[in-house]
This record gives sequence, structure tokens and C1' cells, in this order.
RNA sequence: AUCUUCGGGGCAGGGCGAAAUUCCCGACCGGCGGUGAUGAAAUUUUUUUUCUAAGUCCGCGAGCCUAUUGUUUUGGGCAGGAUCUGGUGGAAUUCCAGAACCGACAGUAUAGUCUGGAUGAGAGAAGAU
Repeated sequence: AUCUUCGGGGCAGGGCGAAAUUCCCGACCGGCGGUGAUGAAAUUUUUUUUCUAAGUCCGCGAGCCUAUUGUUUUGGGCAGGAUCUGGUGGAAUUCCAGAACCGACAGUAUAGUCUGGAUGAGAGAAGAU
């Protein structure tokens, strides 16, 4: 460099109502890379290596608009989120304990969880040549 494959989870049970997995009680879920003091394994005798470890830290992706362009590509713009307290320690928004908080767009009784764009796209990961 080319090609191939992979690449997102979740309202149990109940209340009101004509109607809600959308409201209320309650339940459940956590993409990709980085950082990292966790845990595990191997090696060895004090290290070294491998795997693993953050929804809320740093960065990225998914949506919309626009220019360019033959599908596509490239550029510009916009929108959209969230963590504290205590403990240990030289060092932790990452460990341990506790208590919180957050979740694009369109549809519909107001949706992180239903349906739809989407058999799409994609941060990236693995492999082959």
C1' cells in the first nucleotide's frame, strides 16, 4: 500500500389513564483509542514479559447543514452528556467503600432501553498478501 473478516447493550414487576416499555414507583445498559497503583499467568529471585482494568479524566465515533465531487471523496460549520465524598498511599475524578449523575435525531401520551433512517455508517481491532 491493497484486500478480507470483525466492530453496542438495556424497562422485570407495579401505579394512573381511553391511550404510556415515553409520565410515576421501580428495573436495566455502558462503543473505540489513551492514561492507570487493580487482578491473573509465565519467568525468575528481583526483576522482566504477557493478558486484564474509567459511561462521568484526555481524545475519537455515530446526527444535521453546507461547498466540492459521477456513486464516492475531501473540506468547512453546527448540535449533543455526566462525579462527588470518605479510605489507603509518595502518587488514584482510574483502586476500595458510599452516595450521585448522564445518554443524538425522527415517530408516538413526553423514550438512554420501543419503532425508524440502519442488511447503513463508524472510532478502531484482527488477519492475509
Molecule: FMN riboswitch aptamer (RFN element)
Organism: Metabacillus sediminilitoris